This is a predicted structure of a 74-nucleotide RNA (transfer RNA) from a Candidatus Saccharimonadota bacterium. Rfam family: tRNA. Rfam classes the family as a transfer RNA. Its family is annotated with triplet codon-amino acid adaptor activity in the Gene Ontology. The sequence was found in a public genome assembly.

[in-house]
RNA sequence: GUGCCCGUAGCUUAGCUGGAUAGAGCGUCAGUUUCCGGAACUGAAGGUCAGAGGUUCGAAUCCUCCCGGGCAUA
Numbered sequence: 001g002u003g004c005c006c007g008u009a010g011c012u013u014a015g016c017u018g019g020a021u022a023g024a025g026c027g028u029c030a031g032u033u034u035c036c037g038g039a040a041c042u043g044a045a046g047g048u049c050a051g052a053g054g055u056u057c058g059a060a061u062c063c064u065c066c067c068g069g070g071c072a073u074a
Base pairs, nucleotide, nucleotide: 001073002072003071004070005069006068007067010026011025012024013023019057028044029043030042031041032040051065052064053063054062
C1' cells in the first nucleotide's frame, strides 16, 4: 500500500430484514436493612451509537470520506 473485521454509558457488551422511548450486566450515587460495614433489595444519574457528509417519511443499522485498533498479504 491492498483486503477483511471491530468502534454503542466509566468498564464488558445486546441491538434480527432500516421502524415505535437505544437496552442489559458490572461499577457509581441515594434509600431500605445493619451497632457500623459487607451482602441482599428498591430507585436514580450516566449515551452527540468514534467523527463528518449523503440516501430515506424514518439510520446504531445502508452508501461515501475520515480517525483509531486488530488480522491477513508483500